[in-house]
RNA sequence: GCCCUCGUAGCUCAGCGGAGAGAGCGCGACGUUCCGAACGUCGAAGUCGCUGGUUCGACUCCAGCCGAGGGCA
Numbered sequence: 001g002c003c004c005u006c007g008u009a010g011c012u013c014a015g016c017g018g019a020g021a022g023a024g025c026g027c028g029a030c031g032u033u034c035c036g037a038a039c040g041u042c043g044a045a046g047u048c049g050c051u052g053g054u055u056c057g058a059c060u061c062c063a064g065c066c067g068a069g070g071g072c073a
Base pairs, nucleotide, nucleotide: 001072002071003070004069005068006067007066010025011024012023013022018056027043028042029041030040031039049065050064051063052062053061
């Protein structure tokens, strides 16, 4: 330098065009307990890497850039 994959909550990931962004773990509150653990209920937490484009509509498709991993030279 070229090619491929990936980037979504604190962590691990789901979500392959229809429209209020989710799960598990973790965190907080409450219940339960003598206190914890476990369990149950509720909750907080996200500019979906950035900027443009396509579309009636984009986390999803396209381009560039940034970052991570891998392959070739």
Molecule: transfer RNA
Organism: soil metagenome